[in-house]
RNA sequence: UAAAAGAAAAGGCACCCCUUCGGAAACGAAGCGGACGCAAAGCUAUAGGGGCUAACGUAGUCUAUCUACUAUGCCAGCCAGUUACCGUU
Numbered sequence: 001u002a003a004a005a006g007a008a009a010a011g012g013c014a015c016c017c018c019u020u021c022g023g024a025a026a027c028g029a030a031g032c033g034g035a036c037g038c039a040a041a042g043c044u045a046u047a048g049g050g051g052c053u054a055a056c057g058u059a060g061u062c063u064a065u066c067u068a069c070u071a072u073g074c075c076a077g078c079c080a081g082u083u084a085c086c087g088u089u
Base pairs, nucleotide, nucleotide: 004089005088006086012038013037016034017033018031019030020029021028022027036077042082043081044080048079049078050075051074052073057069058068059067060066
């Protein structure tokens, strides 16, 4: 220096709940507190897969804020791609 691994140390992130805001929703952001857990729970979403929502649109109909389809909307803490701390073995 590189690769694999992940016991220790130094740290990191924050499931979920609550409040506010944005959004049709999924969900996201901020704030307070706790911490489910995570060796990538860092980053990447039309142009890898998978999943969620269904506004607009289309079709249908028992005409009901109905049913079905539909994402360049959303999820990276689903898999994946990619980058990386320690220098411990």